[in-house]
RNA sequence: UGAUCGAAAGGGCAAACCUGCCGAAAGGCAGGGGCGCAAAGCCAAAGGGUCUAAAGCCGCUUAAAGGAGGCAAUGACAGCCAGGCCGCCGCA
Numbered sequence: 001u002g003a004u005c006g007a008a009a010g011g012g013c014a015a016a017c018c019u020g021c022c023g024a025a026a027g028g029c030a031g032g033g034g035c036g037c038a039a040a041g042c043c044a045a046a047g048g049g050u051c052u053a054a055a056g057c058c059g060c061u062u063a064a065a066g067g068a069g070g071c072a073a074u075g076a077c078a079g080c081c082a083g084g085c086c087g088c089c090g091c092a
Base pairs, nucleotide, nucleotide: 005090006089012037013036017032018031019030020029021028022027035079041085042084043083047081048080049077050076051075056071057070058069060067061066
């Protein structure tokens, strides 16, 4: 110095929930908050998986408008798993 690994120290991030904004929704952003996390840092057609269904399509119902249902991502989740890249410290 590097790898494996994760003691200690210095720190970091921030779940649920609440408030405001954006969005059809999932969800995202900001503030508060702290469940937890050694990568809970980054990467989303280009490995899987999960969530939502505006538009679109299908059929049911209605005199019609409309209503409920089904399919389905080009939308979302990196704090679901796998993978890639970068990274603080250094006890055994």
c-di-GMP-I riboswitch aptamer from Firmicutes bacterium UBA993, 92 nucleotides, folded computationally.